Background:
Model confidence (mean pLDDT): 84 of 100. This is a predicted structure of a 519-nucleotide part of an RNA (small-subunit ribosomal RNA, 5' domain) from an uncultured bacterium. It matches the Rfam family "Bacterial small subunit ribosomal RNA". Its family is annotated with structural constituent of ribosome and ribosome in the Gene Ontology.
Context: one part of a larger RNA
RNA sequence: GGAUGAACGCUGGCGGCGUGCUUAACACAUGUAAGUCGAACGGGAAACCUUUUAUUGAAGCUUCGGCAGAUUUAGAUUGUUUCUAGUGGCGGACGGGUGAGUAACGCGUGGGUAACCUGCCUUAUACAGGGGGAUAACAGUCAGAAAUGACUGCUAAUACCGCAUAAGCGCACAGAGCUGCAUGGCUCGGUGUGAAAAACUCCGGUGGUAUAAGAUGGACCCGCGUUGGAUUAGCUAGUUGGUGAGGUAACGGCCCACCAAGGCGACGAUCCAUAGCCGGCCUGAGAGGGUGAACGGCCACAUUGGGACUGAGACACGGCCCAAACUCCUACGGGAGGCAGCAGUGGGGAAUAUUGCACAAUGGGGGAAACCCUGAUGCAGCGACGCCGCGUGAGCGAAGAAGUAUUUCGGUAUGUAAAGCUCUAUCAGCAGGGAAGAAGAAUGACGGUACCUGACUAAGAAGCACCGGCUAAAUACGUGCCAGCAGCCGCGGUAAUACGUAUGGUGCAAGCGUUAUCC
Numbered sequence: 001g002g003a004u005g006a007a008c009g010c011u012g013g014c015g016g017c018g019u020g021c022u023u024a025a026c027a028c029a030u031g032u033a034a035g036u037c038g039a040a041c042g043g044g045a046a047a048c049c050u051u052u053u054a055u056u057g058a059a060g061c062u063u064c065g066g067c068a069g070a071u072u073u074a075g076a077u078u079g080u081u082u083c084u085a086g087u088g089g090c091g092g093a094c095g096g097g098u099g100a101g102u103a104a105c106g107c108g109u110g111g112g113u114a115a116c117c118u119g120c121c122u123u124a125u126a127c128a129g130g131g132g133g134a135u136a137a138c139a140g141u142c143a144g145a146a147a148u149g150a151c152u153g154c155u156a157a158u159a160c161c162g163c164a165u166a167a168g169c170g171c172a173c174a175g176a177g178c179u180g181c182a183u184g185g186c187u188c189g190g191u192g193u194g195a196a197a198a199a200c201u202c203c204g205g206u207g208g209u210a211u212a213a214g215a216u217g218g219a220c221c222c223g224c225g226u227u228g229g230a231u232u233a234g235c236u237a238g239u240u241g242g243u244g245a246g247g248u249a250a251c252g253g254c255c256c257a258c259c260a261a262g263g264c265g266a267c268g269a270u271c272c273a274u275a276g277c278c279g280g281c282c283u284g285a286g287a288g289g290g291u292g293a294a295c296g297g298c299c300a301c302a303u304u305g306g307g308a309c310u311g312a313g314a315c316a317c318g319g320c321c322c323a324a325a326c327u328c329c330u331a332c333g334g335g336a337g338g339c340a341g342c343a344g345u346g347g348g349g350a351a352u353a354u355u356g357c358a359c360a361a362u363g364g365g366g367g368a369a370a371c372c373c374u375g376a377u378g379c380a381g382c383g384a385c386g387c388c389g390c391g392u393g394a395g396c397g398a399a400g401a402a403g404u405a406u407u408u409c410g411g412u413a414u415g416u417a418a419a420g421c422u423c424u425a426u427c428a429g430c431a432g433g434g435a436a437g438a439a440g441a442a443u444g445a446c447g448g449u450a451c452c453u454g455a456c457u458a459a460g461a462a463g464c465a466c467c468g469g470c471u472a473a474a475u476a477c478g479u480g481c482c483a484g485c486a487g488c489c490g491c492g493g494u495a496a497u498a499c500g501u502a503u504g505g506u507g508c509a510a511g512c513g514u515u516a517u518c519c
Base pairs, nucleotide, nucleotide: 001519002518003517004516006515007514008513009512010511013390014389015388016387017386018385019383020382021348026346027345028344030343031342032341035090036089037088040087041086043084044083045082046081047080048079051076052075053074054073060067061066097301098300099299106226107225108224109223110222111221112220113219116218117217121214122213123212124211125210126209127208129163131161132160138153139152140151141150142149143148169194170193171192172191173190175188176187177186178185179184199206200205227273228272229271234264235263236262239261240260241259242258243257244256246254276298277297278296279295280291281290282289283288303324304323305322306321307320326337327336328335329334354380356379357378358377362376363374364373365372366371393423394422395421396420403414404413405412406411427460430454431453432452433451437446463508464507465506466505467504468489469488470487474503475502476501477500478499484491485490
């Protein structure tokens, strides 16, 4: 000198764009952050409509016996619409947060899979025949303070289970051809054997099953790189390898039985400490050094530890089970919870924001769609926290006014500065108009915002640090080794350009200094 997610002191006009718990991965009140589909299904509720049963019985007519049937109420029935607890499907594995752990194939980079999987999507081919038994909802009974649960009975499906079929597919066996660096791979036909399917519809479609290919996403393996310590020198029994069996999508001590005695290490094993990694960012001419906030990629975690279930995908932040700590409810028998989502609270701290608006846009989930959901996101609020831009006026103006400081008392400085005259109106304030962002008819949170126009007043808008040398900028007074200053050298003990105040000056400027950290 540059830089910062900064903090502190003094000061503070406006706008744009960014950015904001670096500390306690501390504990959390409250609200909210993941739903959706009635075009899968049976119920239930409401409204309207059709037909109909019973009830009520107005006007009118009347031979006074009734006729008539408006209207009221209750029920059955047909159809339509809406809503929905439950079964079922898809999504809750994405998106969002955090960096505790991890020195590791975790990450980066380059390869490999002849050792693999892949829902939704795209393409192609071939299919969808015929049956069955349940169960929630519901009704009833019962238990419980509650959370919730038990029993009996009824019912549906794109829920569940057999059977049929099999172009192609899986498995087993024997064979032929082609081919690879290799364990091997590909193709062909044969025998045996095994496994599918679901309907809905507004008739336009939307779905279902199998196989193959693609795309996307993932999994595993390998080379190289990836902090400090030797005041850590030996470490290791599933340890290293083999055979066999199991397990997995798949290779593998991944797991198990048996066998062998190996494997790693001064090219630093093991142990200890520290740490998420990278693209990047800061600095520097570069080499390098430092760093890993925001944005993007990968990884890990979700109160602590363990476990599996479901599923194409999890060992799952807002799922389940167990254990532990903590908090809450309780009728003491038993239950409920998990903000490292967005706001917000307490606490810690030098220190870090609103319990805001909207799904209008972009994107995501569900749906045929309308649409619903979305604290992702878009916006607004707060903070000079940062960067950038603008303003706080411009021109003329010497009686060099007053005041102030100083003085050798003549003057000198402040100083064209002010006053005064003439202008201008950026920003702020007032009034009128008023978007784009919507592709695409409708639909705009932002927002009556940006922007444009008009009128109006120099009005509402300057501070901070420094002035001995380094280092741009000096005098007076006070103080008297005191009070104090200080980055280094050093100043202060009676004439202090170094302390304090004043005047003046210098520097930067809505900031200026200080502190901390890095180059």